[in-house]
RNA sequence: UGGCGGGUUAAGGAUCGGGGAGCUAGCCCUGCCCUGUAACCCGAAAAGGGCUACAUGCGGGGAUCCGCCAACCGUCAAGGGCGGCAGCCUGAACAGCCAAAUGAGGUUUCACAGGAUGACGGUGAGACUUCGUCUCGCAGGGCUUGGUUGGAGACAGCCCCGUCGAAGGAUGGAGUUAAGUCUCUUCACCGCCGAACCGGGUCAGGCCGGGAACGGAGCAGCCCUAAGGUGGGCAGCCAAGCGUUUGCGAGGGCGCGGAGUUGAGAAAGCCUGUGAAAUACUCGGGUUGGGAGGGGGCCCACUUUGACGGGAUGCCGCUA
Numbered sequence: 001u002g003g004c005g006g007g008u009u010a011a012g013g014a015u016c017g018g019g020g021a022g023c024u025a026g027c028c029c030u031g032c033c034c035u036g037u038a039a040c041c042c043g044a045a046a047a048g049g050g051c052u053a054c055a056u057g058c059g060g061g062g063a064u065c066c067g068c069c070a071a072c073c074g075u076c077a078a079g080g081g082c083g084g085c086a087g088c089c090u091g092a093a094c095a096g097c098c099a100a101a102u103g104a105g106g107u108u109u110c111a112c113a114g115g116a117u118g119a120c121g122g123u124g125a126g127a128c129u130u131c132g133u134c135u136c137g138c139a140g141g142g143c144u145u146g147g148u149u150g151g152a153g154a155c156a157g158c159c160c161c162g163u164c165g166a167a168g169g170a171u172g173g174a175g176u177u178a179a180g181u182c183u184c185u186u187c188a189c190c191g192c193c194g195a196a197c198c199g200g201g202u203c204a205g206g207c208c209g210g211g212a213a214c215g216g217a218g219c220a221g222c223c224c225u226a227a228g229g230u231g232g233g234c235a236g237c238c239a240a241g242c243g244u245u246u247g248c249g250a251g252g253g254c255g256c257g258g259a260g261u262u263g264a265g266a267a268a269g270c271c272u273g274u275g276a277a278a279u280a281c282u283c284g285g286g287u288u289g290g291g292a293g294g295g296g297g298c299c300c301a302c303u304u305u306g307a308c309g310g311g312a313u314g315c316c317g318c319u320a
Stems, first nucleotide, its partner, number of pairs: 001320006012066005017035004025052005040061004072310009083299003088295003094289005103283003106279010120265001126262008134251008142242009151184005157176002160173005189232005199224004207216003
C1' cells in the first nucleotide's frame, strides 16, 4: 500500500420535507397559501420565539439508514413539471354608449300573385246600372222656446130728428154700440175679480095706457158685460232653435239596403312567394369598459439525465 473480515445499544455520519408571499435591517420558526415523501412525536413562540451573512430555527424525545467504491448532502448544466406572480403582447364571454333601415336576419303593416280550405250561395254567388242611407246649401211644412197681437161688419138695441095714429104705439133717416142674434175672419173658447143707483138682457109681484085684445116703463131676483186685472187655452205674426219632415241643388260614396239586368261562384282568416314601408329585436360596424383564455417573462414544490464536489487522513483483526 492492496485484499478479506469484524464491530455496530459501540467512534462517527445521515434522513424524517421543500417552496411562495407576508413579517423583519436581514435569516429561520410559529400563523396563511402551494406542493411532496415509506417517514416522526412533545413543549413554548405576533406586544412573539431563535439568530446575524458561518444567520436555512430553539428545548426535549423517538424511528430508520449508512458506516468508506457508504448512507446522505451539495454545486453546475440540460430537460420535464404542480403551483404562483405580476410589468408586457393578444384577447373570449358579458355590459354601456354611438351610428346605421343602401350589410344580413327577425318582427309588424300594406299591395300583388299563387295555393289549400269554404262561412254563404238558383229561396240567386259575383258583376253591371240606378236609387236610398251620410254631409252641406236653398225653399216649404212640423215641433219646441221666447216675444207680440186678440179684429171687422150687418141687424137688433140705445139716442136724436121727421112722418102717421084716439092712448099704449107704428114707421123712415142720421149717429152710436162692450153686453142679444148673425156673418167674415187667425183673431173659436173656458174660468176668477171687477159698476149700491148713475152698464146691458130678462123681468114675478106691483105700477101705467086701454072697453078689451094687447102694449109700455120697470124694482127685487137671475143672467151678462165695460174700463181694468188675472189663470188657462186657442189662433195669427215675428225671432231663435231642432235626435223632425218634403222638394230641389251640390258633395261624398267604405259598408248596408231597395229596384232592374245577368246567372255560378265566393267573403274573412290561413300557407307560400314577390315587392314596398316601418321598426334598432339579433348578428355585423364603431367606441368605452370588461377580463375567461392564450403567447412570452419571472419564481418554484416535485422529478429525469450527466459532470463535479462534500461526506473522507476513522478503529480493530487476518493476509499478500
This is a predicted structure of a 320-nucleotide RNA (Archaeal signal recognition particle RNA) from a Candidatus Bathyarchaeota archaeon. The sequence was found by an Rfam model in a public genome assembly. The coordinates come from a structure-prediction model, not an experiment, and the mean pLDDT is 76. Its Rfam family is "Archaeal signal recognition particle RNA". Clan: SRP clan. The source organism's lineage runs through Archaea, Thermoproteati and Candidatus Bathyarchaeota.